Predicted 3D model of an 85-nucleotide RNA (Glycine riboswitch aptamer) from a soil metagenome.

[in-house]
RNA sequence: ACGUGGGAGAGCCUCUCGUUUCAAAGCUGGAGCGCCGAAGGGGCAAGGCAGGAUUGCCGAAACUCUCAGGUAAAUCGGACCGCGU
Numbered sequence: 001a002c003g004u005g006g007g008a009g010a011g012c013c014u015c016u017c018g019u020u021u022c023a024a025a026g027c028u029g030g031a032g033c034g035c036c037g038a039a040g041g042g043g044c045a046a047g048g049c050a051g052g053a054u055u056g057c058c059g060a061a062a063c064u065c066u067c068a069g070g071u072a073a074a075u076c077g078g079a080c081c082g083c084g085u
Base pairs, nucleotide, nucleotide: 001085002084003083004082005081006080011033013032014031015030016029018027019026034071035070036069040067041065042064043063047058048057049056050055
């Protein structure tokens, strides 16, 4: 890297266009507010380097931010782990 198995969290919220319907419910799109962290992305510690010093640079994550993404089930995605090559 490929294949395969497992794989969490958080509103099936509010309004609205359209559609279906006798009507309601439902479905798609849009807007709004809330929420989640385990694609990706951003941030930093100890320490190291430079320097007389102020400082500057390097510096991890499952921590943190929530830009992106996600937010009933299903589907898709999914860090990480197991097995095989």
Rfam family: Glycine riboswitch aptamer. From the family's description: This family represents the bacterial glycine riboswitch. The literature on the family includes a 2004 paper in Science by Mandal et al., "A glycine-dependent riboswitch that uses cooperative binding to control gene expression". The RNAcentral record of the sequence draws on MGnify. Its mean pLDDT, the model's own confidence on a scale to 100, is 82.